[in-house]
RNA sequence: CAACUGGAGAGUUUGAUCCUGGCUCAGAACGAACGUUAGCGGCGCGCUUAACACAUGCAAGUCGCACGAGAAAGGGCUUCGGCCCCGGUACAGUGGCGGACGGGUGAGUAACACGUAGGUAACCUACCUUCUCGUGGUGGAUAACACUUCGAAAGGGGUGCUAAUACAGCAUGAGACCACGCUAUCGGAAGAUGGUGGGGUAAAAGUGUGCGGAACUAAAGUAGCACGCGCGAGGAGAUGGGCCUGCGGGGCAUCAUGCUAGAUGGUGGGGUGAAGGCCUACCAUGGCUGAGACGCCUAGCUGGUCUGAGAGGAUGAUCAGCCACACUGGAACUGAGACACGGUCCAGACUCCUACGGGAGGCAGCAGUGGGGAAUUUUGCGCAAUGGGCGAAAGCCUGACGCAGCGACGCCGCGUGAGUGAUGAAGGCCUUCGGGUUGUAAAGCUCUGUGGGGGGGGAAGAAUAAAGUUCAGUGAACAAUUGAACCGAUGACGGUACCCCCUUAGCAAGCACCGGCUAACUCUGUGCCAGCAGCCGCGGUAAGACAGAGGGUGCGAACGUUGUUCGGAAUUACUGGGCGUAAAGCGCGUGUAGGCGGCUAUUUGUGUCGGGUGUGAAAGCCCUGGGCUUAACCUAGGAAGCGCACUCGAAACUGGAUAGCUUGAGGCUCGGAGAGGAUGGUGGAAUUCUCGGUGUAGAGGUGAAAUUCGUAGAUAUCGAGAGGAACACCUGAGGCGAAGGCGGCCAUCUGGGAGGACACUGACGCUGAGACGCGAAAGCGUGGGUAGCAAACAGGAUUAGAUACCCUGGUAGUCCACGCUGUAAACGAUGGGUGCUAGGUGUCGCGGGCAUUGACUCCUGCGGUGCCGCAGCUAACGCAUUAAGCACCCCGCCUGGGGAGUACGGCCGCAAGGCUAAAACUCAAAGGAAUUGACGGGGGCCCGCACAAGCGGUGGAGCAUGUGGUUUAAUUCGAUGCGACGCGAAGAACCUUACCUGGGCUAGAAAACACGCGGAUUUUGCGGAGACGUGAAAGUGCCUUUCGGGGAAUGCGUGGUUAGGUGCUGCAUGGCUGUCGUCAGCUCGUGUCGUGAGAUGUUGGGUUAAGUCCCGCAACGAGCGCAACCCUUGUCGUUAGUUGCCAACAGGUGAAGCUGGGAACUCUAACGAGACUGCCGAUAGAAAAAUCGGAGGAAGGUGGGGAUGACGUCAAGUCAUCAUGGCCCUUACGUCCAGGGCUACACACGUGCUACAAUGGUUGGUACAGAGGGAAGCAAGUCAGCGAUGGUGAGCCAAUCCCAAAAAACCGACCUCAGUACAGAUAGGAGUCUGCAACUCGACUCCUUGAAGGUGGAAUCGCUAGUAAUCGCUGAUCAGCAGGCAGCGGUGAAUACGUUCCCG
Repeated sequence: CAACUGGAGAGUUUGAUCCUGGCUCAGAACGAACGUUAGCGGCGCGCUUAACACAUGCAAGUCGCACGAGAAAGGGCUUCGGCCCCGGUACAGUGGCGGACGGGUGAGUAACACGUAGGUAACCUACCUUCUCGUGGUGGAUAACACUUCGAAAGGGGUGCUAAUACAGCAUGAGACCACGCUAUCGGAAGAUGGUGGGGUAAAAGUGUGCGGAACUAAAGUAGCACGCGCGAGGAGAUGGGCCUGCGGGGCAUCAUGCUAGAUGGUGGGGUGAAGGCCUACCAUGGCUGAGACGCCUAGCUGGUCUGAGAGGAUGAUCAGCCACACUGGAACUGAGACACGGUCCAGACUCCUACGGGAGGCAGCAGUGGGGAAUUUUGCGCAAUGGGCGAAAGCCUGACGCAGCGACGCCGCGUGAGUGAUGAAGGCCUUCGGGUUGUAAAGCUCUGUGGGGGGGGAAGAAUAAAGUUCAGUGAACAAUUGAACCGAUGACGGUACCCCCUUAGCAAGCACCGGCUAACUCUGUGCCAGCAGCCGCGGUAAGACAGAGGGUGCGAACGUUGUUCGGAAUUACUGGGCGUAAAGCGCGUGUAGGCGGCUAUUUGUGUCGGGUGUGAAAGCCCUGGGCUUAACCUAGGAAGCGCACUCGAAACUGGAUAGCUUGAGGCUCGGAGAGGAUGGUGGAAUUCUCGGUGUAGAGGUGAAAUUCGUAGAUAUCGAGAGGAACACCUGAGGCGAAGGCGGCCAUCUGGGAGGACACUGACGCUGAGACGCGAAAGCGUGGGUAGCAAACAGGAUUAGAUACCCUGGUAGUCCACGCUGUAAACGAUGGGUGCUAGGUGUCGCGGGCAUUGACUCCUGCGGUGCCGCAGCUAACGCAUUAAGCACCCCGCCUGGGGAGUACGGCCGCAAGGCUAAAACUCAAAGGAAUUGACGGGGGCCCGCACAAGCGGUGGAGCAUGUGGUUUAAUUCGAUGCGACGCGAAGAACCUUACCUGGGCUAGAAAACACGCGGAUUUUGCGGAGACGUGAAAGUGCCUUUCGGGGAAUGCGUGGUUAGGUGCUGCAUGGCUGUCGUCAGCUCGUGUCGUGAGAUGUUGGGUUAAGUCCCGCAACGAGCGCAACCCUUGUCGUUAGUUGCCAACAGGUGAAGCUGGGAACUCUAACGAGACUGCCGAUAGAAAAAUCGGAGGAAGGUGGGGAUGACGUCAAGUCAUCAUGGCCCUUACGUCCAGGGCUACACACGUGCUACAAUGGUUGGUACAGAGGGAAGCAAGUCAGCGAUGGUGAGCCAAUCCCAAAAAACCGACCUCAGUACAGAUAGGAGUCUGCAACUCGACUCCUUGAAGGUGGAAUCGCUAGUAAUCGCUGAUCAGCAGGCAGCGGUGAAUACGUUCCCG
């Protein structure tokens, strides 16, 4: 600053991350449809499907001022003959104009059909406007009509009459046209436009009104004059068209050595308004095509519409332009114009009529019907307006149009009330029970009156009509006529819009959604059911995702769903993508078309740029105004329309032309490297085979074997020979080649590259669709060859099987020649070319330099081939002068995964097969790189009773105990690999107890509250298995008192809030616990690195028991762990000295710290000391940390032991310790009682005890602990008993007394290898103790009995020192019950080379 102005993302692949990539969503739109709902109005829109078939009505007529003829009915009059009016009217006919417009539809059409810009020098144009000149004279018919005739009808035939602006001659010809002659201008040309000369050809129609003096006539009238409308010829214009051309806009190449015979061109002729193969005869053989011909499929085109930031994409309803079509196909006639929607003819299908002979019809006009379909309206009113046809006009016609009706189909507007109103009412829902929410919402109070209803008023849309009046033009005229002004009838919509009055808050709200995307949350029900779902996904008992409810969110007369389009999608990328590994570089080259192309100068003006002109219809979009109350809508002006054409200009770049240049490219020449290719020769080693010799029993092969070969002589070894294939060492990340690929030696032929030098050519270049060639291995054909190897095949092994891996054999093949095939992880997974952009270091080829006699070294240039690395790039990995960097040029290729590199078609091939190459269907992913953890019959390092080395066990026996299983009325429940199984349970006869049977209770066995009654309490009967039920007796408490009473505690009864539950869910939970694991780890802050997940720190080098410490280091620090601090034990000291101790002194006994006393020792229990790699040496090393050895020391490298368990893992265990959400039961799933069960028993497993004996057993004797416990207790002593134990009972609330005997050991004796003098199960008998009670179901004692068992299969467990082993003692629980558990001490070993293996 009139027309400028505009770009959002999200979900989903993963444990997480970045990327690639698809799918899905949020937006807008619609001629829509469906579901639920619905008050009003305005403006629009309404068969997208069957161009399927159509009943009925209407949609194109009009003109008497072109013409002939001319009623009936009705009215009036009548002399009843008729006359007049209607009326020269209606119907019909001739004639004119219009039916080619308007209206419909989109079938066809890929085309000059459409759009746009041009051409027509190749054309036409009725009606209209304007100009010029005319409009003279004559003739013959024909319909109507009349008569007749055929036919069912439709419709025709014959005869006769008649008119014209109908038809036909004649005259005239300004001008027009035709041929010829001359000529001017223009044009590149063909030719066009004119001028001129004479010649030829072709015209016409009248009618209306007025006047009508002179002419004719009896009159009417005619002639004549005037005007209007017509008619003919011609010029010009306007309008509308015909034809031609450039450019533009669909798909398929799985339609391509393709298409074409009037096909391409020429000449003559015909035809048209007009050029032209438009048609025809003849001649020629052309024409189109990869810039896509021909064919197939689809489709009316456009302005525009929808979307989009735009570029684009999709679309072509309504409105507008063009085209095409009119039942289907074909054809012409008429006409200015048609090959004609409501015309004609022919053919066809269909429908209808029929007298069967024949006829009629065409809604893709407006309504309407059937049908189809998810789906689309009234058989309405009117010509009042606008427009059209005819007419001089009045007027007539007009389903064009204007209106109304139906439809929420769309857009827009309005309403369903407004204000006030907190006891935050009731009700609903939720609740942590306090409350919250619905909610100012309602009610109540005060108002308003849109829509609806009633009443009243009431438009605009209507003007240039006719007639009339006035003025002006023409005219002889006051007539007629034309023009202007005034006046002037007419409304379908419609009594509609609008306005006023009355009426009452009264009559007017729904739909979808509420897991994320995406605004909106709770309860109940359901229980992977029912269901939801756009994608991801919800639902398996606490579902914000299903269903209902309450609440909320969004939109609102609508809201959702479905369908379609664009967007988001940079997901086809012009704007604006990619191809090393995600999809994607052709296996490689040669080269055609094409694309692109070095330096200088001149020129041109193709592209390009600028100016101007024309066009780009209107409507629409946009801007500014205006009109409907607003808006939608309508309307005026403008802007824009980025295009095309013409024209003027510019000349840098691009293209063209011309002339040059040398740097790109090529060329001549010199020396040199090489497994480059082809052919022909030739060599030795080795394998195998053959022959001969030696020689004897095996050989071969494997993880181990066997098949196999060998006494018919193998293997081994020596000699000779045959034959085929391949070329050790050299050999190198080396060389050569376009790639495939190429390796003994020699010769011949031959390709390419690099280097040096040059006085040559002068852009000759790069790439390369098609095309052509080369192209490993395998394979195919024909013919050779075949030593070794070796698919297939056979056998042997392995194995659950073994169509495999291993072994023994073995054929195609491998080799050669010729031909085919044409593919590979043909890979650098990286197309080719050119230029530019830090370096370092190898190596191959050629060259230069310094120096030197020369060589090496060194410096340096070019080309090749590797490694490392900067910038940069990349999703990252990585690439990095040999680019995957920065740029340019050309080619190829990609667009989610699967289906599928498949099918079909085509081409190639002998075949195998190759090349080209889809779709249906299906999934929400498929994928790349990197990260973290876990895992591996992956690697490295390290540790652990992990293995190994040892000792002792388990597994076998009997018993104990737990578990599984089974059984049962019940055998309560839980624990289930390690990490359940002598576990919860530190102790089931009743109880416990949760289980079963039976008997009872229901405010309950226990608790809080209210009310009532009693009163504390004690004793004692009866029934009963008991719980319980039912009686009797004694007694009247405590505090206070105003003496009535009140209160505390307590018992009983009633009531309702409630209790109670070892009922379920340990996968809703808290707490506690187990385990990895006392393993050395787990993290954080800041910084740094990485797009990020993450990394770093914490990795590395050492070292440690240790993430212990040291060093190094983009890390520096810190936290939880480790260690230490704590307890105990080992040494010493100090203090203290009873209940403990006793050295010295004294007393004393049968003995004794027994006594006095002592405080030394032991001990007790408190405080200290001590150990820190502190010292020495060595080792290795880095002046470290540390390790090894030593000294000293009670103790030495953590001295031993304990407590202590990081972040986390296992949805580990426990709802039955406790607590707790939710669910469930409530005369029972609660509670009380008795009895039973948890103790069962064919079996299986775990954990233990005792044994199998002599290192032992039995018996006698004799020693030495520690740590504990004790009052409802431990109990000495004593008496009784064989004993368990009983009686009695001192002492002790414990360093005092007791349990208490320690046992193994030691000293003797017996036993002598045996199922025993081992072992003790089982069983009989007799007892003791505890307890209300030992039957189910306790422990112990005595006598008797005397089972299995003779050291234990596969397998498996513990332990590294005061440990294992072995021996006993104590305690908890507990009335009683210990082989279990928790502790205590006694005696007291063996072994560890070592880290290959098993486990972690």
Small-subunit ribosomal RNA from an uncultured Myxococcales bacterium, 1400 nucleotides, folded computationally. The RNAcentral record of the sequence draws on ENA and SILVA.